[in-house]
RNA sequence: UCAGAUGAUGGCUAGGGUUCCGGGGGUUCGCUGCGUGCGCACCCUGACUGGUCCGAGAGCCAUCGGCCUGUGGCGACCGUUCAUCGACGCAGGCUCCACGGCGGGACAAAAGCCCGGGAGGU
Numbered sequence: 001u002c003a004g005a006u007g008a009u010g011g012c013u014a015g016g017g018u019u020c021c022g023g024g025g026g027u028u029c030g031c032u033g034c035g036u037g038c039g040c041a042c043c044c045u046g047a048c049u050g051g052u053c054c055g056a057g058a059g060c061c062a063u064c065g066g067c068c069u070g071u072g073g074c075g076a077c078c079g080u081u082c083a084u085c086g087a088c089g090c091a092g093g094c095u096c097c098a099c100g101g102c103g104g105g106a107c108a109a110a111a112g113c114c115c116g117g118g119a120g121g122u
Stems, first nucleotide, its partner, number of pairs: 007064006015054002020051002022048001023045005029039003065095008074086003097117001099120001103115003
């Protein structure tokens, strides 16, 4: 200096909002033992704890994949052995580092989601 690899998926969480459920408030109607009671429907509310839901490149766990080492028998290579190479099995190791806007996007909506390991910074 050049090339390749440093991966994927699932689960969970930080976090997120409000489509649905629930909570809270209100209104019409009906019921009523007339009670700040009950029921249906509708409206508002996420500075409503929650359930459903979304959810991490720089969070966690798991599985698979990839690379490397050793080893086993099998195959290839020359008549044989060794060496070398290949696929498979088994055992083990590695899979690094990572500060980060504004703004925009989707879904109901928002977000550590996506734009994005971006812009920028060191």
Molecule: Guanidine-I riboswitch aptamer
Organism: Azohydromonas caseinilytica